[in-house]
C1' cells in the first nucleotide's frame, strides 16, 4: 500500500421485558448491526393504471461479462498521478447546428492577425512583405532540426504529433504497422444541444379477511296525532269511511313568516356498506454454513447441513461480584441486492519503498 476477521465487554448469581410454549402458568429455548443510519440507486411484493406507437421529461454513457436487477460488481482498454506496491476517471459526439472564452493583448476562432521587431521601397512621413524572435494571455491557429528566401513561412524536406485508408493482433474497447494528405479540426456538451440505451404510477399508513355501538341507507310486516262535522252500522258505548281545521316531521344554512313534500308516524326483523377493535400481510429467504467443482474473477452448479429478532408506543435491560484491553459509531418495524456516510481498539494475510 492492498485485501479480510472479530467487535468492548467475558464469566456466575439474581430480577424482569418480547417472542415462542400453555386452556392459563411454568420449565426449556431463541431475542440487533456492521453500518440496523442516510432513503441515494435496483429489485421482490402491493394495489392502481395499462391494445400498440409517438412526443414530453427523468435517467444512464469506453468494452466485455456477472446479476433477478442496477447508476452496483468483475476483468480489460484509454488517460492521469505516485520512485513504486498501488489508486483516481460524467472515459459518446465540438468536420449537425446555436451560443460562451473573463482581465490582458494588434488580434479569442474569420478566407485570422501586424503592438515592438526583420525584409524592401522611401530624404522622411509612410506604403508594402513577413507568423522566425519580442511581448500579452489558462489558451496565438502543429512542434524540432536541416534547406530555402530580400526577410520570412509546411514554401519545400527528415523525424515527431495529427488526420485518413488498409494489413495485423484482439470478441470488443483498443493496440501495433504499412501508404497517403502538408495541417484542415484551438477550449469546453459539468452550456443548449445532437446520438445511442433504459424507465407506467404507487409505497406494508401497500394490500386482504372478520367485524361491535352510535348515526345514517335499503327493504319487508305490523300500525297511524288533536279537535270539529257528514254518512252508514249499532239500543248505546263505540266502530269504519269522508271531509274542515290545527299541531308536530323533512327541506328551503339558522330563527321567524311563508312555500313545498304524502310509500310524513312508530315498532320489530332482515340485508349491505362501513369506523373502531381484532388477525393476516411478518419473516423459509435471489437465505446461512460445510464440501466437491467450472471460470483469472465477478459469480454460476451439485450435495449436505441449519432455521437465526418479529414488536405494534413498540421487548432486546437492571443490580451484585471478579477479570480485561476500562469499553467508538450507533439500535430492527415488510423482505432483499448494492452505494454512500458515521466509527474505537485488537489481529491475519499478502505486497512496495529505504
Nucleotide at each position: 500500500c492492498c485485501a479480510g476477521u472479530c467487535a468492548a465487554g467475558a464469566c456466575a448469581g439474581u430480577c424482569g421485558c418480547u417472542g415462542c410454549g400453555u386452556a392459563a402458568a411454568a420449565a426449556a429455548c431463541a431475542g440487533a448491526g456492521g453500518a440496523a443510519a442516510g432513503u441515494c440507486c435496483g429489485g421482490g411484493c402491493u394495489c392502481c393504471a395499462u391494445a400498440g406507437g409517438g412526443c414530453a421529461g427523468a435517467g444512464u454513457g469506453c468494452c466485455a461479462g456477472g446479476u433477478a436487477a442496477c447508476g452496483c460488481c468483475u476483468g480489460g482498454g484509454a488517460g492521469g498521478u505516485g520512485u513504486a506496491a498501488g489508486c483516481c476517471u460524467a472515459c459518446g459526439g465540438a468536420a449537425a447546428g446555436u451560443g460562451c472564452c473573463a482581465c490582458a493583448g494588434a488580434a479569442a476562432a474569420g478566407u485570422a492577425g501586424a503592438c515592438c521587431g526583420c525584409c524592401u521601397c522611401g530624404c522622411a512621413a509612410g506604403a508594402g512583405g513577413u507568423a522566425a524572435g519580442g511581448g500579452u494571455g489558462a489558451a496565438a491557429a502543429g512542434g524540432u532540426g536541416c534547406g530555402g528566401u530580400a526577410a520570412g513561412a509546411g514554401c519545400g524536406c527528415a523525424c515527431c504529433g495529427c488526420g485518413u485508408a488498409g494489413c495485423u493482433g484482439g470478441u470488443a474497447a483498443c493496440a501495433g504497422u504499412u501508404g497517403c494528405g502538408g495541417c484542415a479540426c484551438g477550449g469546453a456538451a459539468a452550456a443548449c444541444c445532437c446520438c445511442g440505451c433504459u424507465c407506467g404510477g404507487u409505497g406494508c399508513a401497500a394490500g386482504a379477511u372478520c367485524a361491535a355501538a352510535u348515526a345514517g341507507g335499503a327493504g319487508c310486516u305490523u300500525u297511524c296525532g288533536g279537535a270539529g262535522g257528514a254518512u252508514g252500522u249499532g239500543u248505546a258505548a263505540a266502530c269504519a269511511u269522508c271531509c274542515u281545521u290545527c299541531a308536530g316531521g323533512u327541506g328551503c344554512g339558522g330563527c321567524c313568516c311563508g312555500c313545498a313534500c304524502a310509500u310524513c308516524u312508530a315498532a320489530g326483523c332482515u340485508c349491505g356498506g362501513g369506523u373502531a377493535g381484532a388477525u393476516c400481510g411478518c419473516u423459509u429467504g435471489a437465505g446461512g454454513u460445510g464440501u466437491a467443482u467450472g471460470g483469472u474473477g465477478a459469480c454460476g452448479u451439485a450435495c449436505a447441513u441449519c432455521c437465526c429478532a418479529g414488536a405494534g408506543g413498540a421487548a432486546u435491560g437492571a443490580c451484585u461480584g471478579u477479570c480485561c484491553a476500562c469499553g467508538a459509531c450507533a439500535g430492527a418495524a415488510c423482505c432483499c441486492g448494492g452505494c454512500u456516510u458515521a466509527u474505537u481498539g485488537a489481529c491475519u494475510g499478502g505486497c512496495u519503498u529505504u